Predicted 3D model of a 1518-nucleotide RNA (small-subunit ribosomal RNA) from an uncultured prokaryote. It matches the Rfam family "Bacterial small subunit ribosomal RNA".
RNA sequence: AGAGUUUGAUCCUGGCUCAGAACGAACGCUGGCGGCGUGCUUUAUACAUGCAAGUCGAACGCGAAAGUCUUCUUCGGAAGGCGAGUAGAGUGGCGAACGGGUGAGUAACGCGUGGGCAACCUGUCCUCGAAUGGGGAAUAACACUCCUAACGGAGUGCUAAUACCGCAUGAUAUCGGCUAAUGGCAUCAAUAGCUGAUCAAAGGCAGCCUCUCCUUGGAAGCUGCUGUUUGAGGGUGGGCCCGCGUUCCAUUAGCUUGUUGGUGAGGUAACGGCUCACCAAGGCUACGAUGGAUAGCCGGCCUGAGAGGGCGACCGGCCACACUGGGACUGAGAUACGGCCCAGACUCCUACGGGAGGCAGCAGUAGGGAAUAUUGCGCAAUGGGCGAAAGCCUGACGCAGCAACGCCGCGUGGGUGAUGAAGGCCUUUGGGUCGUAAAACCCUUUCGGGAGGGAAGAAGCUAUCAUCGGGAUAACACCUCGCGGCCCUGACGGUACCUGCAGAGGAAGUUCCGGCUAACUCCGUGCCAGCAGCCGCGGUAACACGGGGGGAACGAGCGUUGUUCGGAUUUACUGGGCGUAAAGGGUGCGUAGGCGGACUCGGUAGUCAGGCGUGAAAACUCAUGGCUUAACCAUGAGCCGGCGUCUGAAACUCCUUGUCUUGAGUAUAGUAGAGGCAAGUGGAAUUCCUGGUGUAGCGGUGGAAUGCGCAGAUAUCAGGAAGAACACCGGUGGCGAAGGCGACCAACUGGGCCAUUACUGACGCUGAGGCGCGAAAGCGUGGGUAGCAAACAGGAUUAGAUACCCUGGUAGUCCACGCUGUAAACGAUGGGCACUAGGUGUUGGCGGAUUAGACCCCGUCAGUGCCGCAGCUAACGCAUUAAGUGCCCCGCCUGGGGAGUACGGCCGCAAGGUUGAAACUCAAAGGAAUUGACGGGGGCCCGCACAAGCGGUGGAGCAUGUGGUUUAAUUCGAUGCAACGCGAAGAACCUUACCUGGACUUGACAUGUUACUUACCAACCUGAAAGGGAAGGGCUUGCUAGAGGAGUGUAUGCAGGUGCUGCAUGGCUGUCGUCAGCUCGUGUCGUGAGAUGUUGGGUUAAGUCCCGCAACGAGCGCAACCCUCGUUCCUAGUUGCCAGCGGAUAAUGCCGGGCACUCUAGGGAGACUGCCGGUGAUAAGCCGGAGGAAGGUGGGGAUGACGUCAAGUCCUCAUGGCCCUUACGCCCCGGGCUACACACGUGCUACAAUGGCCGGUACAACGGGUUGCAAUGCCGCGAGGUGGAGCCAAUCCCCAAAACCGGUCUCAGUUCGGAUCGUAGUCUGCAACUCGACUGCGUGAAGCCGGAAUCGCUAGUAAUCGCGGAUCAGCAAGCCGCGGUGAAUACGUUCCCGGGCCUUGUACACACCGCCCGUCAAACCACGAAAGUUGGCAGUACCCGAAGUCCCGGAUCCAACCUCGUGAGGCAGCGGCCGAAGGUGGGACUGAUGACUGGGGUGAAGUCGUAACAAGGUAACC
Repeated sequence: AGAGUUUGAUCCUGGCUCAGAACGAACGCUGGCGGCGUGCUUUAUACAUGCAAGUCGAACGCGAAAGUCUUCUUCGGAAGGCGAGUAGAGUGGCGAACGGGUGAGUAACGCGUGGGCAACCUGUCCUCGAAUGGGGAAUAACACUCCUAACGGAGUGCUAAUACCGCAUGAUAUCGGCUAAUGGCAUCAAUAGCUGAUCAAAGGCAGCCUCUCCUUGGAAGCUGCUGUUUGAGGGUGGGCCCGCGUUCCAUUAGCUUGUUGGUGAGGUAACGGCUCACCAAGGCUACGAUGGAUAGCCGGCCUGAGAGGGCGACCGGCCACACUGGGACUGAGAUACGGCCCAGACUCCUACGGGAGGCAGCAGUAGGGAAUAUUGCGCAAUGGGCGAAAGCCUGACGCAGCAACGCCGCGUGGGUGAUGAAGGCCUUUGGGUCGUAAAACCCUUUCGGGAGGGAAGAAGCUAUCAUCGGGAUAACACCUCGCGGCCCUGACGGUACCUGCAGAGGAAGUUCCGGCUAACUCCGUGCCAGCAGCCGCGGUAACACGGGGGGAACGAGCGUUGUUCGGAUUUACUGGGCGUAAAGGGUGCGUAGGCGGACUCGGUAGUCAGGCGUGAAAACUCAUGGCUUAACCAUGAGCCGGCGUCUGAAACUCCUUGUCUUGAGUAUAGUAGAGGCAAGUGGAAUUCCUGGUGUAGCGGUGGAAUGCGCAGAUAUCAGGAAGAACACCGGUGGCGAAGGCGACCAACUGGGCCAUUACUGACGCUGAGGCGCGAAAGCGUGGGUAGCAAACAGGAUUAGAUACCCUGGUAGUCCACGCUGUAAACGAUGGGCACUAGGUGUUGGCGGAUUAGACCCCGUCAGUGCCGCAGCUAACGCAUUAAGUGCCCCGCCUGGGGAGUACGGCCGCAAGGUUGAAACUCAAAGGAAUUGACGGGGGCCCGCACAAGCGGUGGAGCAUGUGGUUUAAUUCGAUGCAACGCGAAGAACCUUACCUGGACUUGACAUGUUACUUACCAACCUGAAAGGGAAGGGCUUGCUAGAGGAGUGUAUGCAGGUGCUGCAUGGCUGUCGUCAGCUCGUGUCGUGAGAUGUUGGGUUAAGUCCCGCAACGAGCGCAACCCUCGUUCCUAGUUGCCAGCGGAUAAUGCCGGGCACUCUAGGGAGACUGCCGGUGAUAAGCCGGAGGAAGGUGGGGAUGACGUCAAGUCCUCAUGGCCCUUACGCCCCGGGCUACACACGUGCUACAAUGGCCGGUACAACGGGUUGCAAUGCCGCGAGGUGGAGCCAAUCCCCAAAACCGGUCUCAGUUCGGAUCGUAGUCUGCAACUCGACUGCGUGAAGCCGGAAUCGCUAGUAAUCGCGGAUCAGCAAGCCGCGGUGAAUACGUUCCCGGGCCUUGUACACACCGCCCGUCAAACCACGAAAGUUGGCAGUACCCGAAGUCCCGGAUCCAACCUCGUGAGGCAGCGGCCGAAGGUGGGACUGAUGACUGGGGUGAAGUCGUAACAAGGUAACC
């Protein structure tokens, strides 16, 4: 510090997610030790049991017992001493208001911070004064009697005090009066003097004998200590007040009657409506009152670079609370956690009459919960209470226990060790890896274990001792204080620590390994099981699931979950935005507020500088130190953004003073304009009415129909009526704030611009709320209504057509008045000011120059357009009319959907508007640009693409292939074009892969090892064959060894598979398409994807060529080079040829001969737009012509770019993986692939006379031929047979038909047509039954030119005629070739199909066979509404009214005082105000639930349509 994720790719916007740190955590797996910390976050739920606050005998009275000793005894016991003035309770004092817990409540002066009290209190403590005199009356305990279940209580009697009560004295105390002077902050404060009134007390302990009295010695007294009283001061602690700060909701906007203030009184420690009476009517609030929700606040903690954000456990400060609510008492202090009273709920006891209780103290229990510990030890230390002290008390605290809950430290060993052991895993089978890892050998001993030693933490208090010092004193006594010596005190704990002993011995796991993110393989699984933080994995080769091996990371832990901050500049102060991504208010006027021109005097609030105070400690940072280190702890320093105060500065902001004119405004002279309002006027058009002319149609559409019309329409003429709108001018022209404004004339009226001078003197800008204006539609009332026209009706269209089109037509559109308040109200761009190159139009004004004047021209101000630089922008684009550069103010945005919806409020007559969420759900939704693809977008151009023609298919019969069906099997594949006479260039067996049946198991075939061997032939038996058996024969042999080959058998590695996957593949092929395209290097442009080049102007069959051009070149394609045909030449001349010569024949190149010609087959030439003319840009080229066998690519072929279709093929072959292994292999017989209601494709033959039949007569080419082609001859009607000349082939053979000539048939189901069937044959073959071809005879079906639709072909082509070949024993209507005869037509490119280039739109990119919308049906989820039902919370009115304070009152009664009484004074009850809980009533807010209901969301395939994206087929949208 970033990364992943929207796309085919890109840039941007934007959300989601991850890596980090942290935790009072929990859960899963695992777990050796120690140190330091931490540990009910939930039910402020309920609590058994124990403990957590007592202490003082030096304040006071009383006062045991057990036991023991002694004495006495009636032996029952009694008395006394000790125990012991002990225990104990009581009176009294102090404490119990601290310490400890919790966070319910509280949004508050509660807390924080800084101040104030001239408005206050303060026990104990310290300092300094003064005093402590003299009396009195009670009461508990106790004793006796009594009540009660208990808790408790009553009566009588006795008694003490530091308990209680008078009196005296008394001040610098309190209150009041007078005088003086000082200060302050208004009330006032403090001081001095005089004076009046009022108020005190308590003793205890120890000691001494100087004085007095009794005389060991005591008492008074004195001394000391302590206590008490009254003051002053301090300290500490508290109370009150104020400034500032302190969460969310405005879908909470108004709140308040003790309320705000005053006067008086009461009350308090004290100010104060704190309380009361009276008076006034105030007080708070948009700078957020009131209400609601949530919450203890802070130091700090976590995170972060910081600013911030989150949190408020532990530790520390403050507050609040103590079962819930209320209340006071005591006290220095409480409205009191372990006190009291009352009410309520709950629990317990009860004799039913009544009582008792409060763990949010420490442990502990139950419950709740994901979850949080011991009913431990000790007061040794620290601290607290009491005490003079010893000491007692102390669940504060110190320790221990439990828990990996956190942080920190340590260990689980170290070294050597390669046959790289065994074993696991992987493997290309060679090996690799776990791995120096292990074993083995040599060491060490932390921790743990057991043994021994063994702390620091402790200073003391007290008692005692000696000296010294201080106080007091008559005193060197005594007492007291202090320094010092000695003694004693440890829960933890026999712990830390130390020493030595044995022994590698007891001690490693967890998560992850697709990317982010470090780490890869095998097997299993097969969209299953599962994973997942995001993207996403899994449908048979999963680095993503599960397991194994290996690896990565961390390590006594590791992961997961939850939460917080970070990353997130994703709320933007630091530090964001708003033309199109979310976002400018529809527009103006204007309130508050914010901001504001130039100069100047002064002030000093902001600001700046310095000083002082505060900012607790802890924490944090740094330094140093202490525990072996660290965590932890200690000391010091820093820090603590702040607040307060003092002093200073005066630039800026602000305030104030005085001025200025440039901002703003006013006056004056002009000027343009659909600016507004209201009244009038006009013509054209439309419709209607009347009349005339006139006749059969009109109208309307893509085409029609509805409609109108013989009752006279449409058309046309004349006249009239009505309403609405104003053609031309008219213009990116004008005006207005926007909406908007368009005939003419006049009236009223707003604003702008320009020019001149004069005036005012900052009067300005913006503008939350507020108030106006505000298209269309809509609403109300009343008018009006010609045209147009929602709804509606009819006609069409259509599968449907509640639409688009047509004919009608009502609201409405118009007017008046009122409402509504919204629009894609758009420049999708808020307003103002200033600055920042230009060019060119146009509107209005002014000036200059010129002119007679106007235009043109130059300049300037104001508007309105276009182009363009810098700059900006994600890009598109904007660019003096900014989206540039700055300042000021307002509005608005923060992922998509849900949703501009719900609820609530406000507005509205309604429709609705405005404000405006959440649950839930998704990982995107978007913007701009790019490349493609696509369009019922555009332009240009091609192709038998259409058109023009010729012939077919589709109808018939047959052949063949396919689908389907059937079957034991009908093997398999191919499936739009680009499957279907395709693989198959040939299924009777074989082929053959399929089926039935019969056999075989190292196998039909290959190879290695091993063993063996007479290898071979084979009658015959069995069988359908395969196979099984086998007589016999043959061969060899002197012996031994070796080599090679062959065979057989056994065993084992293995063979074999036309089994699966063409979606794992190679190779090959089809197709777009022989279409003209597809790319690269460098350069340039762009942030980038990409673009440019390759686009453009011409041209071409062509990205062919030329020209231009930020491109210049290049590659694969095109073309050419290759083959063939066409002309010619050369060479060659047999098997070919025969002109001339010769010979022969009935005839024939038959022979000699020749190679001229034809031909054969090698090599050349030729054609290149080369020449001429025209045209074109002078180019490329095009058109015409000449010559030529051939002319613009001469015809044909071969040749197929980058790629597309997961196209086809695992059944040609090859091949990964999977599967079968006495079978999915292999052999054999037979069957099937040939089935047959049907459907389709491709063909053949026809339907006839351009023909059929018969007879006659010609002319080919390509090819093939020795298991072959076969001639002449003979036989047969024929297929064919027989026979065999010749030929291994330019030699011989296969070998033509249509045509032509002649004849016949005469339009018919025929002399057309030949299917089908019968029969007889031929040929091939082991074999023609299933299931061959051919022949003869007989039979003679459909069919008379083919619906919708559809195919081929542009010249030697179509059409037509035959021939050959491959395969092949045989089988051809198929395929591949060959030649013969030989046409028609093309105006043209509008349309159909396919394609190329450019351009445009796009929401498509699996790319239009795309994408995608809404209803409905079924499922699930959350939400709204709802007759209601049921809770919670606060408030309000009334009723009742506990305890209690206060008020009134003061019976009965009463010790202290007195004047002794009917005294003073005191006290209870009753009564009154207030008052908690409770009750009643009507409302508010908020939650749960609710039949039915509403829309929304989600999802695999549902239904209906096709709305949107292309001109989306009616442009879309608001």
Notes
Its mean pLDDT, the model's own confidence on a scale to 100, is 83.